[in-house]
Molecule: Bacterial RNase P class A
Organism: Bacillota bacterium
RNA sequence: CGAGUACGUCGGUUAACUGCGCAUAUGCGAGGAAAGUCCGUGCUUCACAGAGUCAGAAUGCCGGAUAACGUCCGGUGGGGGCGACCCCAAGGCUAGUGCAACAGAGAGAUACCGCCUUCACGGGUAAGGGUGGAAAGGCGAGGUAAGAGCUCACCAGCAUAUAGGCGACUAUAUGGCUAUGUAAACCCCAUUCGAAGCAAGACCAAAGAGGAAUCAAGGCGAAGACUCGUCGCCUCCGGUAAGGUAGGUCGCUUGAGCCUUUCGGCGACGAAAGGACCAGACAGAUAGUUAACGAAUACAAAACACGGCUUAUAGACGUAGUCGGAGG
Numbered sequence: 001c002g003a004g005u006a007c008g009u010c011g012g013u014u015a016a017c018u019g020c021g022c023a024u025a026u027g028c029g030a031g032g033a034a035a036g037u038c039c040g041u042g043c044u045u046c047a048c049a050g051a052g053u054c055a056g057a058a059u060g061c062c063g064g065a066u067a068a069c070g071u072c073c074g075g076u077g078g079g080g081g082c083g084a085c086c087c088c089a090a091g092g093c094u095a096g097u098g099c100a101a102c103a104g105a106g107a108g109a110u111a112c113c114g115c116c117u118u119c120a121c122g123g124g125u126a127a128g129g130g131u132g133g134a135a136a137g138g139c140g141a142g143g144u145a146a147g148a149g150c151u152c153a154c155c156a157g158c159a160u161a162u163a164g165g166c167g168a169c170u171a172u173a174u175g176g177c178u179a180u181g182u183a184a185a186c187c188c189c190a191u192u193c194g195a196a197g198c199a200a201g202a203c204c205a206a207a208g209a210g211g212a213a214u215c216a217a218g219g220c221g222a223a224g225a226c227u228c229g230u231c232g233c234c235u236c237c238g239g240u241a242a243g244g245u246a247g248g249u250c251g252c253u254u255g256a257g258c259c260u261u262u263c264g265g266c267g268a269c270g271a272a273a274g275g276a277c278c279a280g281a282c283a284g285a286u287a288g289u290u291a292a293c294g295a296a297u298a299c300a301a302a303a304c305a306c307g308g309c310u311u312a313u314a315g316a317c318g319u320a321g322u323c324g325g326a327g328g
Base pairs, nucleotide, nucleotide: 001324002323003322005320006319007318008317009316010315012293013292014291015290016289017288018287020029021028022027031299035310036309038308039307040306041305042304043197044196045195046194050228051227052226053225054224056193057192058191059190060189061075062074063073064072065071076090077088078087079086080085091188092187096186097185098182099181100180112129113128114125115124116123117122137155138154140152141151142150156178158175159174160173161172162171163170164169201250202249203248204247217235218234219233220232221231222230258275259274260273261272262271263270264269
């Protein structure tokens, strides 16, 4: 100097004038994704609540973080890259059931061609060839009538033992010689999960029926569905139909939050101290003009809140490390 990798920051600031909203009187006012509505919760309602049967969905190597998660961190194993690094829907096919077209002689089992043997019939073979993604572990040697883990050496797989590790797993030794793939096929195993959602829900006002109680039978309800039990509310004030009213307040922004420093931890993150409050609108504010700075406005705009994930993104900058070239 070039190429590539991982992580992070900005994506407008200041001043004046004019125009809005909220607050309490002098302050604030649209994002890193506000988007998607894909996960997880906070919050609200379903009565404080029993037993049994049956589902449905999600996750899936190990250990941690977290309020929790399908997220994140660190590892193990596998794959890609010269490398920094990146990717994995990573439990079980020895519980069972499926599927594997075509080709091929044959895909839970065979002998087409071939090799050996026999006068021939026949017998032996699975090394070689062929088909295929896959054909009785691979490769090399010995051995054999010809061959075969038949034997041996080196590997892979499987099992057992020992050692290390919290664990996934790793290393070593021994052993018999080892009959496919697929679970992002049905399924099995382990773990987790109530439903509905701020248009949740609570209150006031308005409109509005004359009101009360028991039995029977019935209706509705009780945290996925069904059954039983128990209980609550209601029974023309239930269910259904028509009409009227439909205005306002709360929920609504102080929060598992943000910033700085120190300590602990490889890290995700945690603890302590200090600091500042940083939109709460409701036919819906957060704007317009001018000037300066500037590499610069791309993707784009709050509606209960937060932690993530995914997608879109002009341009500029920073930190660390990798590879290549040149020079010292």